[in-house]
RNA sequence: AGAGUUUGAUCCUGGCUCAGGACGAACGCUGGCGGCGCGCCUAAUGCAUGCAAGUCGAGCGAGGCUCUGCCCUUCGGGGUGGAUGUCCUGGCGGCGAACGGCUGAGUAACGCGUGAGUGACCUGCCCAAGGGAGGGGAAUAACCCGCCGAAAGGCGGACUAAUUCCGCGUACGUUCCACCGGGUCAAUUCGGUGGAGGAGAAGGUUUCCGGGAGACUGGAUUCCGCCCUUGGAGGGGCUCGCGUCCUAUCAGGUAGUUGGCGGGGUAACGGCCUGCCAAGCCAUAGACGGGUAGCUGGUGUGAGAGCACGACCAGCCAGAGGGGGACUGAGACACGGCCCCCACUCCUACGGGAGGCAGCAGCAGGGAAUCUUGCACAAUGGGCGAAAGCCUGAUGCAGCGACGCCGCGUGAGGGAUGAAGGCUUUCGGGUCGUAAACCUCUUUUCUCAGGGAAGAGCAAGGACUGUACCUGAGGAAUAAGCCACGGCUAACUACGUGCCAGCAGCCGCGGUAAUACGUAGGUGGCGAGCGUUGUCCGGAAUUACUGGGCGUAAAGGGUCCGUAGGCGGUUUGGUAAGUCUCCUGUGAAAUCUUCAGGCUCAACCUGGAGCGGUCGGGGGAUACUGCCAGACUAGAGACUGUCAGAGGAAAGCGGAAUUCCCGGUGUAGUGGUGAAAUGCGUAGAUAUCGGGAGGAACACCAGUGGCGAAAGCGGCUUUCUGGGACAGUUCUGACGCUGAGGGACGAAAGCGUGGGUAGCGAACCGGAUUAGAUACCCGGGUAGUCCACGCCCUAAACGAUGGAUGCUAGGUUUGUGGGGUAUCGACCCCCUGCGAGCCAUAGCUAACGCGCUAAGCAUCCCGCCUGGGGACUACGGCCGCAAGGCUAAAACUCAAAGGAAUUGACGGGGGCCCGCACAAGCAGCGGAGCGUGUGGUUUAAUUCGAUGCAAAGCGAAGAACCUUACCUGGGCUUGACAUGCAGGUGGUACCAAACCGAAAGGUGAGGGACCCGUGAGGGAGCCUGCACAGGUGCUGCAUGGCUGUCGUCAGCUCGUGCCGUGAGGUGUUGGGUUAAGUCCCGCAACGAGCGCAACCCCUGCGGUUAGUUGUCUUCUCUAGCCGGACUGCCCCUGAAAGGGAGGAAGGUGGGGAUGACGUCAAGUCAUCAUGGCUCUUACGUCCAGGGCUACACACACGCUACAAUGGCCGGUCCAGACGGUUGCCAAGCCGUGAGGUGGAGCCAAUCCUACAAAGCCGGCCCAAGUUGGGAUUGCAGGCUGCAACCCGCCUGCAUGAACGCGGAGUUGCUAGUAAACGCAGGUCAGCAUACUGCGUUGAAUACGUUCCCGGGCCUUGUACACACCGCCCGUCACGUCAUGGGAGUUGGCAACGCCUGAAGUCGCUGGGCUAACCCAUUUUGGGAGGCAGGCGCCGAGGGUGGGGCUGAUGACCGGGACGAAGUCGUAACAAGGUAGCUGUACCGGAAGGUGCGGCUG
Repeated sequence: AGAGUUUGAUCCUGGCUCAGGACGAACGCUGGCGGCGCGCCUAAUGCAUGCAAGUCGAGCGAGGCUCUGCCCUUCGGGGUGGAUGUCCUGGCGGCGAACGGCUGAGUAACGCGUGAGUGACCUGCCCAAGGGAGGGGAAUAACCCGCCGAAAGGCGGACUAAUUCCGCGUACGUUCCACCGGGUCAAUUCGGUGGAGGAGAAGGUUUCCGGGAGACUGGAUUCCGCCCUUGGAGGGGCUCGCGUCCUAUCAGGUAGUUGGCGGGGUAACGGCCUGCCAAGCCAUAGACGGGUAGCUGGUGUGAGAGCACGACCAGCCAGAGGGGGACUGAGACACGGCCCCCACUCCUACGGGAGGCAGCAGCAGGGAAUCUUGCACAAUGGGCGAAAGCCUGAUGCAGCGACGCCGCGUGAGGGAUGAAGGCUUUCGGGUCGUAAACCUCUUUUCUCAGGGAAGAGCAAGGACUGUACCUGAGGAAUAAGCCACGGCUAACUACGUGCCAGCAGCCGCGGUAAUACGUAGGUGGCGAGCGUUGUCCGGAAUUACUGGGCGUAAAGGGUCCGUAGGCGGUUUGGUAAGUCUCCUGUGAAAUCUUCAGGCUCAACCUGGAGCGGUCGGGGGAUACUGCCAGACUAGAGACUGUCAGAGGAAAGCGGAAUUCCCGGUGUAGUGGUGAAAUGCGUAGAUAUCGGGAGGAACACCAGUGGCGAAAGCGGCUUUCUGGGACAGUUCUGACGCUGAGGGACGAAAGCGUGGGUAGCGAACCGGAUUAGAUACCCGGGUAGUCCACGCCCUAAACGAUGGAUGCUAGGUUUGUGGGGUAUCGACCCCCUGCGAGCCAUAGCUAACGCGCUAAGCAUCCCGCCUGGGGACUACGGCCGCAAGGCUAAAACUCAAAGGAAUUGACGGGGGCCCGCACAAGCAGCGGAGCGUGUGGUUUAAUUCGAUGCAAAGCGAAGAACCUUACCUGGGCUUGACAUGCAGGUGGUACCAAACCGAAAGGUGAGGGACCCGUGAGGGAGCCUGCACAGGUGCUGCAUGGCUGUCGUCAGCUCGUGCCGUGAGGUGUUGGGUUAAGUCCCGCAACGAGCGCAACCCCUGCGGUUAGUUGUCUUCUCUAGCCGGACUGCCCCUGAAAGGGAGGAAGGUGGGGAUGACGUCAAGUCAUCAUGGCUCUUACGUCCAGGGCUACACACACGCUACAAUGGCCGGUCCAGACGGUUGCCAAGCCGUGAGGUGGAGCCAAUCCUACAAAGCCGGCCCAAGUUGGGAUUGCAGGCUGCAACCCGCCUGCAUGAACGCGGAGUUGCUAGUAAACGCAGGUCAGCAUACUGCGUUGAAUACGUUCCCGGGCCUUGUACACACCGCCCGUCACGUCAUGGGAGUUGGCAACGCCUGAAGUCGCUGGGCUAACCCAUUUUGGGAGGCAGGCGCCGAGGGUGGGGCUGAUGACCGGGACGAAGUCGUAACAAGGUAGCUGUACCGGAAGGUGCGGCUG
């Protein structure tokens, strides 16, 4: 630091995904040790049990215990004294319990953070200072007695103490009031004087001196306390500036609300509360409402800016089962206090009671998930105490958990036979791999044993702990896994599987050769861990402050005016708010960075320094911005003069045309279309002439023109009216720009009311078209289009380009001003403004393109965008009469959707050109019969393949057996065939009678070998066995090779250069020309390659050589060699071309061979070869028979015909090219004939096949299903062959079918061609209408390129790229999912009205009760005060009512998304076959159609 993914490829836009880091984690597999940390994120759910806050006897009374004296005693003990203790118990009293500990529910708030203020305040304990402590009184708990209660507990009576409580005295000071003076920006401040009110525990302890028998008491003294006052320290209350999440689909909120006055209340300001008065206060800089959330130091990430988070630790806040309340107190509205209401749990004798783990452990529950009912107060800290000390689940430690971070180990060195084994293999090997074994060594860790700390202060005292650490001994011993290996991304093979099972973060793998699934081997990565999941940051410049955009990718508001706001010309002075700088305060500690230090290192810990704010205060600077004051004129505006214009509104006028009406002429049609029909017309249309009516729109001028803010504006005249430009440079003096909200205008369609209606014309009705035609075309036609008034407010409202200002080459056109020049004048020409266009420089842009009318360079302001779909949608709100408009989501789903450009392909786009492509011709096919092939069907089998062109007389140049691969049946099993190894074998190999059998095969008498070697033995053969053979079994979509096709079409590429960001282009395009990318010219191209052409063969002319078998050899012929043709010559021309001469041949002379880059996963595993798979007494192999020859049909290719240009009979003429020894076969003879016989000749220019046929001559036939035609069938024969039944060919006789020239359609051919005619060959025993060749006879036509087909080049459009057999839209049907509406149903939340109203504070009352003080009386009283009780305000909660917000659910309704094949059509992409899109309106199964207006995308 980037990478993958949209495409055939490219660039861009843009989303998705990955690699990194982190975690209070969880899950899977695995797990040796230690250190340091961390550990209920969920149910602020409920809790058993224990513990977590007490302490003081030096405040007080009492009881008990201990010691002791006396008395009594039933010998248990009891009574009564004294002493003692730093003892125990409960009580009064004091202090503490408001700290510490836990949690994060609530809270969007002065709650928190930061900085200020308090002249508006409090403060126990602590510190400092000053002063004081006089004299009296009263009650009450404990205890005792009685009573109630199950209990908890309570009531009554009587007694008593104090550092308990209450008066009185004193009072520096303090509070309030009044006066005087000082001070502050201000204020209730400060000083002085006067008046008024107001407090004490003379306690405890130590020691000393006294008194007393003692209890006790006096004096002095120590320490601890006490009271008043002042100050401090620390702590707190309150107030303020600034900062602090999302939502505007929450826009208005508020009645104690905002302020004032009086009063109350508080420590204190204050509507904090109350009475009265006023009507304010808050809010788009977001009030109010809703959602979410404890805040911070910090933590994670990041280069940073940011973003996310707020576990542990630390600060603040809030809470203690839910809600309310006060009491006590310095402090609470109080976690382990009280009262009340509610919910829950427990006890109960049913009358009543008790309780609150969000303290530490622990339990249940919830959950993916989070620990021990441990030890100790030794340390640190806290409470009480004078202290000793007590208490302390704070804390210090230990336990559990790989939860995290850090460290260590699981050994080190040597060791090749590269062991065994695994995996793989091309079978050679490779690899695991120095890895192991083995040898040597070490001991961290482990085990055992011994020693043994620090943490502790003046002494003692250590939970941790016999721990850390040290020493010794033992022994490689106790210790490795997890994930991945297609790309991203480091790491590859084998087997299994076969779109299955599965994987997957994205792209995507898997349909028989999977580096992607599973397993194995190997490899890579990390390592006591490794992966996965979740979450956050990053990458993401993908919300862009740093640091993005808006012509076409998402994105400029339809236009203008203007409010708030933002921004703002030149200059002078002042100020110093912003800004800059210096000093200072603060920014807690921890964290972070850095420098040191301590644990063996590290993690961790300690010390020093640094960093950190939009903060406070002070000093300074004044360029810029702001503010104040003044000046200026270049911005802006005004003025004067002139000018152009479909700018707007109203009124009036005009002519042309359409239609209608009237009249005339006139007669049969007219109209309309691709063609028609509906329609109109003999009741007189159309046509034509005249007259009239009415409505709408304004031809020519007219423009690429003008005006307007946009929408928009077009005959003429008048009136009213808006804006603009130029010139002058007279005035004002920044008056400006933009503009959230807001307001106005706003095409067409549409709506309301009333008019109007000629034409046009949604809907609708007909006619056509069509498979259908709710369309396109035609005939009608209503709303509407027009007017007035009022709505609607949208558009491709587009330049798809917001407004303003400045700057930055030119050229050219046009509209309209001004000036100059020129002229008699108008033009022309030049300069200069304003507008409207085109081209172009720099620059910009992804490209296209833009380019002074910017999309360039800059500034200001506004609007808008953030992947596609869902969705210009739903819900809510606002507007509207309605239609609807504006605003505007989510669930869900996809891995893209897009822009521009490129190369192709395609087009019912265009241009140019070619081809028997059409046309012009000739002959056919398609109809018949037959042959052959194919499909289909049939069959035991009808073997297999070939399937549009480019399968179908094809593989097959020839299926009776064989072939043969198929079927039936019968056999064989190392096999019909090859190789190797081992063993056996001499009566062996081999031959073979006979028997069974259809044969194959089986049995098998008998006969009977070969080579080497002296022999033994070996070889060959045979047998047995093992390896293996064999397969026309599968895959042509695993392949080689070969082939077809486009196409003998003229194309296909490369190097270098140049252009382009790039794909790519250029060259190869263009102008000509050619059969040709053939050649020429031009050209940012210059060259080159594969193709074309030529070179090769045949043929046409000539020469020459040779010549058998050509009877002769001039000649013909055969075989060779050579010549000839090259646009060479002439004319013309720029070249190519064109014309001509000569010539056998002329512009490639004719024909053949030759097939570029590539396309069709074209064909062939059955020619052959071959990977993989598969069969192995069979899918191999042998044999017999059958089948491949079937037959209702369909197709393809042919043959023969339908006849007289013919048929038949007779006679007669002329080829070429082949073949021949298991062969061709002559003459002769036999047979009607096929053929037989015969045997001559020939290995062939010699002989043979072999008579060519059509043709020509003569004759017959006479238009007829015939003397055409020959199918079919019968009989008799011939030939081949082991064998012609299935199933051959031929002959003779007889039979004598269809068929009378062929529908739609379709094939071949341009000259020695078509057509016609025969001949030969291969295959082959035999079988040819097929195939391959050969000659004979021998035409017609081509105007031409509009059309069909195919092809080439250029260009254009494209949403296609599997490339039009493409892509793709909507309804319908089915399934799944989420969602809106919905009669409703049912929860939650926060308010509001009314009713009720606990505890409690406050107020009033207080006839009952009442110690201290007062009065009086002597005791019984009265007063003051207090209490109970009562009443009232408030008040948690409860009840009730109507609403608000929000969730769940709901018959049914609506659309949406996705789904491998469904149905209907064909809307869009090409002119997509009616150009498309669009707003609106109507209509239609559906895409959609039509009307009106708009756009060009």

This is a predicted structure of a 1497-nucleotide RNA (small-subunit ribosomal RNA) from an uncultured Dehalococcoidia bacterium. Rfam family: Bacterial small subunit ribosomal RNA.